Context: one part of a larger RNA
Molecule: small-subunit ribosomal RNA, 5' domain
Organism: metagenome
RNA sequence: GAUUGAACGCUGGCGGCAUGCCUAACACAUGCAAGUCGAACGGCAGCACAGUACUAGCUUGCUAGUAUGGGUGGCGAGUGGCGGACGGGUGAGUAAUACGUAGGAAUAUGCCUAGUUGAGGGGGAUAGCUUGGGGAAACUCAAGGUAAUACCGCAUAAGCCCUAAGGGGGAAAGUCUGGGGACCGAAAGGCCUGGAGCUUCUAGAGUAGCCUACGCCGGAUUAGCUUGUUGGUGGGGUAAAGGCCUACCAAGGCGACGAUCCGUAGCUGGUCUGAGAGGACGACCAGCCACACUGGAACUGAGACACGGUCCAGACUCCUACGGGAGGCAGCAGUGGGGAAUAUUGGACAAUGGGGGAAACCCUGAUCCAGCAAUGCCGCGUGUGUGAAGAAGGCCUUCGGGUUGUAAAGCACUUUUGUUGAGGAAGAAGGGACAUGGGCGAAUACCCUGUGUUCUUGACGGUACUCAAAGAAUAAGCACCGGCUAACUCUGUGCCAGCAGCCGCGGUAAUACAGAGGGUGCGAGCGUUAAUC
Repeated sequence: GAUUGAACGCUGGCGGCAUGCCUAACACAUGCAAGUCGAACGGCAGCACAGUACUAGCUUGCUAGUAUGGGUGGCGAGUGGCGGACGGGUGAGUAAUACGUAGGAAUAUGCCUAGUUGAGGGGGAUAGCUUGGGGAAACUCAAGGUAAUACCGCAUAAGCCCUAAGGGGGAAAGUCUGGGGACCGAAAGGCCUGGAGCUUCUAGAGUAGCCUACGCCGGAUUAGCUUGUUGGUGGGGUAAAGGCCUACCAAGGCGACGAUCCGUAGCUGGUCUGAGAGGACGACCAGCCACACUGGAACUGAGACACGGUCCAGACUCCUACGGGAGGCAGCAGUGGGGAAUAUUGGACAAUGGGGGAAACCCUGAUCCAGCAAUGCCGCGUGUGUGAAGAAGGCCUUCGGGUUGUAAAGCACUUUUGUUGAGGAAGAAGGGACAUGGGCGAAUACCCUGUGUUCUUGACGGUACUCAAAGAAUAAGCACCGGCUAACUCUGUGCCAGCAGCCGCGGUAAUACAGAGGGUGCGAGCGUUAAUC
């Protein structure tokens, strides 16, 4: 000099864009952060409405009221499907099962894309519910009865799987829904057609798992380490290679090119500095990894050994009728604590994206916004011109004057910011309805799609921006002045009080202490401390 996720002192007008627990991976009150689908299912607790019954009024086919009412819109709880493996947080552990770069072969893959095959015929349960029982609660037991795109056989079987090549094995929901002319049917519906799905196989895309090489902090006051250890054979296991596991056999494997041990640490793109080489760092943003109170384990699933899932053990907290139960903010806010130190228990799904759904739509503390903080960077302002009697006052003085100083006052202007009033975007793409062209089709239907018209969707927010009104009106500090280092005098003090980054000042004329006048530097900041180059 540059820099910082900074803190402290003094001071503080506005805006834009960023950033904001670096310490206790300490403990957490409260609310929210993952749901959705009735176009899979049985149903009907609540809401609303047809219909039905009754009563009253009469304009005798309507009005009002009551009851009933899964018939309809819809839907609590439940079965079932998909999603809770993403998104969000943190950096404890990890010096290599990590990361970075370059390669590799023995793999899996829900949703998506392109193709391919099929969807025939049956069965038994079970939740919800009802009844009864246990329990303070959490919850739970028994009996009865019921549905499915839940579950299980049978059939069919390929370019699928296994194979000793003879053969063997092996699937599904024709379900849900929109519309409809003829035909069948008592009706439901069959049937036709559009959409969403189901099953087999192949390929792709993206994703994930695995292997190898090289690179990757300090310590030798750590020199030897290793028995599933190193390799082989058989077997097991995995989606997959492999001591991954196991039985047997051999005795190997690593190491001064630093094994082992100890300490420290998430890694990278990058960031800071520097002419570079290098050094230091890894906040925010992005990629990867690891973790989710501590330790262990598996289940489900395409994917987890799973932050807001399960089980076991432990510590802690809470409830209890003492028998037994409940919990996990390193999600967003917020609280206590620690600390020099780090924000609101805010708004909205309008946009972008994610989950579910055919869609409408629902959910989303992701996200977008707002609030707080000079924490940083950038921009603007605190007036402009004129004005010598060089006013008064202050300070200095050789007492002549000098300086503060065109500074002020005065005069003439301007109105950024702020205040008040008026106007006022973009961020909106979509979605619904109607009309029309095309595709499908028996069809002017439905559905898909293009175009047009119309209605409508904004948290921020009456925000950005624009115009008008009045009025210099609302807005300057901080550090320094011995040398390094830009800037000097007076007074007080008298090795005292004090200063100080280094050299050093102060013991009676201190440009070095304290105050004042003046000056220098930077400026909504300025200094100090800490830290890196």